[in-house]
The RNA shown here (small-subunit ribosomal RNA) has 1455 nucleotides and comes from an uncultured bacterium. The sequence is in RNAcentral, with records from ENA, Greengenes and SILVA.
RNA sequence: GAUGAACGCUAGCUACAGGCUUAACACAUGCAAGUCGUGGGGCAGCAUGGGAGAUGCUUGCAUUUCCUGAUGGCGACCGGCGCACGGGUGAGUAACGCGUAUCCAACCUGCCCUUUACUCCGGCACAGCCCGUCGAAAGGCGGAUUAAUGCGGGAUGCAGUCAGAGAGAUGCAUAUAUGUCUGACGAAAGGAAUUGUCCGGUAAGGGAUGGGGAUGCGUCCGAUUAGCUUGACGGCGGGGUAACGGCCCACCGUGGCUACGAUCGGUAGGGGUUCUGAGAGGAAGGUCCCCCACAUUGGAACUGAGACACGGUCCAAACUCCUACGGGAGGCAGCAGUGAGGAAUAUUGGUCAAUGGGCGAGAGCCUGAACCAGCCAAGUAGCGUGCAGGAAGACGGCCCUAUGGGUUGUAAACUGCUUUUGUACGGGAAUAAAGUUGGCCACGUGUGACCAUUUGCAUGUACCGUACGAAUAAGGACCGGCUAAUUCCGUGCCAGCAGCCGCGGUAAUACGGAAGGUCCGGGCGUUAUCCGGAUUUAUUGGGUUUAAAGGGAGCGUAGGCCGUCUCAAAAGCGUGUUGUGAAAUGUCCCGGCUCAACCGGGGAUGUGCAGCGCGAACUGUGAGACUUGAGUGUGCGGAAGGUAUGCGGAAUUCGUGGUGUAGCGGUGAAAUGCAUAGAUAUCACGAAGAACCCCGAUUGCGAAGGCAGCCUGCCAGGCCGCAACUGACGUUGAAGCUCGAAAGUGCGGGUAUCAAACAGGAUUAGAUACCCUGGUAGUCCGCACGGUAAACGAUGGGCACUCGCUGUCGGCGACAUACGGCCGGCGGCUUAGCGAAAGCGUUAAGUGCCCCACCUGGGGAGUACGCCGGCAACGGUGAAACUCAAAGGAAUUGACGGGGGCCCGCACAAGCGGAGGAACAUGUGGUUUAAUUCGAUGAUACGCGAGGAACCUUACCCGGGCUUGAACUGUGCCUGAAUCCAGAGGAAACUCCGGAGCCAGCAAUGGCAGGCAUGGAGGUGCUGCAUGGUUGUCGUCAGCUCGUGCCGUGAGGUGUCGGCUUAAGUGCCAUAACGAGCGCAACCCCUUCGGCCAGUUGCCAUCAGGUGGUGCUGGGGACUCUGGCCGUACUGCCAUCGUAAGAUGCGAGGAAGGUGGGGAUGACGUCAAAUCAGCACGGCCCUUACGUCCGGGGCUACACACGUGUUACAAUGGGGGGUACAGAGGGCCGCCAUCCGGCGACGGAGCGCCAAUCCCGAAAGCCUCCCCCAGUUCGGACUGGAGUCUGCAACCCGACUCCACGAAGCUGGAUUCGCUAGUAAUCGCGCAUCAGCCACGGCGCGGUGAAUACGUUCCCGGGCCUUGUACACACCGCCCGUCAAGCCAUGAAAGCCGGGGGUACCUGAAGUGCGUAACCGUAAGGGGCGCCCUAGGGUAAAACCGGUGAUUGGGGCUA
Repeated sequence: GAUGAACGCUAGCUACAGGCUUAACACAUGCAAGUCGUGGGGCAGCAUGGGAGAUGCUUGCAUUUCCUGAUGGCGACCGGCGCACGGGUGAGUAACGCGUAUCCAACCUGCCCUUUACUCCGGCACAGCCCGUCGAAAGGCGGAUUAAUGCGGGAUGCAGUCAGAGAGAUGCAUAUAUGUCUGACGAAAGGAAUUGUCCGGUAAGGGAUGGGGAUGCGUCCGAUUAGCUUGACGGCGGGGUAACGGCCCACCGUGGCUACGAUCGGUAGGGGUUCUGAGAGGAAGGUCCCCCACAUUGGAACUGAGACACGGUCCAAACUCCUACGGGAGGCAGCAGUGAGGAAUAUUGGUCAAUGGGCGAGAGCCUGAACCAGCCAAGUAGCGUGCAGGAAGACGGCCCUAUGGGUUGUAAACUGCUUUUGUACGGGAAUAAAGUUGGCCACGUGUGACCAUUUGCAUGUACCGUACGAAUAAGGACCGGCUAAUUCCGUGCCAGCAGCCGCGGUAAUACGGAAGGUCCGGGCGUUAUCCGGAUUUAUUGGGUUUAAAGGGAGCGUAGGCCGUCUCAAAAGCGUGUUGUGAAAUGUCCCGGCUCAACCGGGGAUGUGCAGCGCGAACUGUGAGACUUGAGUGUGCGGAAGGUAUGCGGAAUUCGUGGUGUAGCGGUGAAAUGCAUAGAUAUCACGAAGAACCCCGAUUGCGAAGGCAGCCUGCCAGGCCGCAACUGACGUUGAAGCUCGAAAGUGCGGGUAUCAAACAGGAUUAGAUACCCUGGUAGUCCGCACGGUAAACGAUGGGCACUCGCUGUCGGCGACAUACGGCCGGCGGCUUAGCGAAAGCGUUAAGUGCCCCACCUGGGGAGUACGCCGGCAACGGUGAAACUCAAAGGAAUUGACGGGGGCCCGCACAAGCGGAGGAACAUGUGGUUUAAUUCGAUGAUACGCGAGGAACCUUACCCGGGCUUGAACUGUGCCUGAAUCCAGAGGAAACUCCGGAGCCAGCAAUGGCAGGCAUGGAGGUGCUGCAUGGUUGUCGUCAGCUCGUGCCGUGAGGUGUCGGCUUAAGUGCCAUAACGAGCGCAACCCCUUCGGCCAGUUGCCAUCAGGUGGUGCUGGGGACUCUGGCCGUACUGCCAUCGUAAGAUGCGAGGAAGGUGGGGAUGACGUCAAAUCAGCACGGCCCUUACGUCCGGGGCUACACACGUGUUACAAUGGGGGGUACAGAGGGCCGCCAUCCGGCGACGGAGCGCCAAUCCCGAAAGCCUCCCCCAGUUCGGACUGGAGUCUGCAACCCGACUCCACGAAGCUGGAUUCGCUAGUAAUCGCGCAUCAGCCACGGCGCGGUGAAUACGUUCCCGGGCCUUGUACACACCGCCCGUCAAGCCAUGAAAGCCGGGGGUACCUGAAGUGCGUAACCGUAAGGGGCGCCCUAGGGUAAAACCGGUGAUUGGGGCUA
């Protein structure tokens, strides 16, 4: 885009066309084929006339009965014509059925036209009617009588038919039209009219129409259907037919069809045309037209011009109906209609007015053909549902919001206008071109003109006019992408959507609703089907290295294709012309319905087929010639070519003997195994079988498989040179035949090695494996089979053409090491070109030609079934159901690898000290609990948020209160400065109550506070997966990118790679790249050295003063120090190495040396990492509570498990005494000198200090004494007692002090952590938080102060390059198979059931034909009987197809 459609929602009108696609299922009822009285006998009914009678009653009417065929007519009957048309359906049919073209000299044709001739005589029965009779009926039977255009007989008879003779002619031919002669056979029907004739009849010729037959070509799928056929193919002679013919029959011959697809199976009416498509094609065959077939199923003939007959006959079968049970009737696939089936398809309508048909002389009759109407949005076309104005941009709705607004929306309201449609009323056709009847005229006598008359179903319809009044009339689908159109709410992987991709798990443009929008519109969607897109079966117009796809290879049949020249003919081909290609359809023009759809007229087309001419380039054919393709010959060289025999050495194993002794062998390490009966090793000799080192190579040969010691025989191929011969002999190759690795099979040999199976030993969780020790088939030979491989160049064969460079093998150019030489092979790189790319590239995957093979999404499956081959194994051929939305190729970027290369890091190693064991502290899990609030959970949670949980904090629990609220704020009203002090109840919050007090301003009023009301509140409630901000980690790792250019179809690459170097993408060199940015480094801070400047609270050398003592004082800036500005370090210098960058040096110099040390600083990004409980914030949720206040409790629980720490286990120690030296900080609700009391925590008194001024202040160390290796003078938990301090308050639940108690623990399993120098280790000090403190934590400070690093194999993490990849959620990836469970389709299966077709035999109706003694008939003939054939029925054995089947096999799908 389309449809004979259906379904859902919706629906105003008109025109045109359409309407059982399914059950060729069954049918009630009515109708669909009759007509002719001008063929006939007649007269049942009707009408008229006549006659007779009766009645009403009256002189003529009405009614009625009977008679009368006399008239009009006419049921039934005889006869004629029609019923073979028209109408329906598509079951069958794969066929001369259909289409197209040709032929019939092999035919028929009623009615019609035309021509010719004729139409004479006589006869006969059968219906009807009448009588009788049988039957329920349908329907018969008998008798009598009768007409005809019925049926016989006779006459005549043509150009008829048949037979014979012979002439000329035609035809492709068999043959024969035509003409002549002779013989035989062979017709008829009348009727009406009336004197004009008309309609008929018979015979014959011609025409027309219709039909019959034959042939070429075309006409679906299957080869898992390969052979079929006996009237089969042909002949001769007959029969039969309208006619040809095996159509049928007898005889004879043995043919005929088939790979160009016979036969068989399946499916199907064919065509014009229809839909689609640019076309070529593909699909379809409804309506209309042509043809065919059929009429319940099957068979058959009769009649007839025509039938083997839809509304005829006979028979058989099934079904239905009637029946008196004896018998009968029926055939809607005609029009309506009914049931059934189905998703689904209409009225039991009107009329013969028109068109057409039948009959008729005609009027006319009949006509479910036809024309109309009815129903149905089922289709196409047209019309309408209003038009114009109208902004306060109304109300309402919806949404957003920067609260202004936006959108629905000129939409509505409202104003004006119009009136198609509608309603009402009025008018009102055409279709009747024609015909009928009557009249009249003309002539050519049945035609024409004229006049009058009559005929309309649809229809009072179309159409026209008038009135009324926006009045009567809009929906459907969609809005994630494809695809035009978006927001809110609801829902929460639910409900649902979905054509494909896919949406939905709490912010859904995808579900449902709404608003808005988009598309179409009397329709819109959905479903189904076809074509298109799909160059996705490729003729136009595809492919086969790697995506699906080259046969394993050769020879070769059919077939396809084929070199140069000449001639011929003209099959293909080209051109012209003729015929045909029906109409309708399609297309162009014109015209008719108001337009259009629709319809009418005309034109062109219809690409086809056939006939007849012409042409001869090309293809084909025939003839002749040629040599370049191909082959032969001859000469030379070369080779792992094949085959057969022989020969050889090394090695292996075995045997014998010698030497010799304890192991050998084997492995990652072992063991099994062998060995004192002497192995292994070694020497000599012998035996056997198999394979051939070096040469040896991108080497050579072969068709492929494949071929390797040497010699020889036989066989074969290729190359090169020559140019003698043949003369296109060629190429490809379906079938077919041959060859065909390894493994395997059969028979017979052989068997040294190796070695499936098997055994043992190991390994392992297991180990039916990898490793080891053995070991049989086999490996080898002969003969035979099998026929497959990643049989690969994953690349079929042949020919020609298209840049080059280079290596090598064989041959040649007289010789030759030369050559930009030649030919043929094997390789590498590359141009053009090709290719999706990788790549190919004269050995093509390039450009062309020819032939073969093969492919058409993945899985199922190279499976099943069938067939063929095979001894078997198995091979060849080779599906479907079902299922998925992919499977796949090449390349790219990452990531990953028990891949590679290079390189880093306390990563390992080398060291030092720890953790893991103990007790305690602290955090976490778990458990418990009214609550043990919440968060953090590998590294990157766990002394983390928390840098201070007794109350508070606090978020949790219990209980008691409050509800504008604990805090903040707007507004209104009232009261009061603020505020302070009591009392009562209460656990407190709170409630009640008393008192004191009275702000600023002149005032208005303001400030503050309280109360009431109201609008905001409040929430540590949820979502860190809606977010901001901040943070952790990779990682202070060296990376991450951009612009322009270049390369690539593209993703992308290059730059950023390579070499060297660096801590570094740090730099240098190189370079289709050149530059740049974020990172690195540097700039900043601290520290280390120096200089300058400045000196108070710091310092004190010099000068002076003073003290018990002290920079204490004057003074000083020298020093220390403080802190501000500078300087210094840059591989700068030297040496060596290096192109350079740079490296090296126990080099120099320097306080410092190669980024001096430390800090701050964290690229693009990753982990939906962490945090809604720090804060902020979207959405959701709570609102007398999920808010808030208060008391108490809990966060501190405790069988247990883990992390992080502290203290220890001791003598490098512990204890006592003495004694020395920091840095950095802190201090007024504070630090506290000093003194006093206390054993002590601390208390009391009290100087100084808001700090370089005063205060807090070291320990290890050093000196000395004791302890003497022990659960101790180690260790200090736990517990008892007594206290101190903070605080409203130390019970749950604080720290500290003293006395006493004195647990575990004697250095810690597997495993694991930190650290490379002022580091580890060790020692103390300070600070934040803080009333106090559970701090042994955290953050800082200084004191003392090591060991080790061979090195980068390994573990972990990281960087760069490269490689593989089936990964991309990226190896914590992906993914295979069994098993278990459910579902689905399918194969096999003992069987069972069904189907169509065929075969054999039996039976055999009707009927044609044939035959025939008895019976009938004078006869003709008939009856009866028989024969042949056959539908149908029966029996039997097979084949094929389908269904089903316990069980069974595999397959698919499912988290």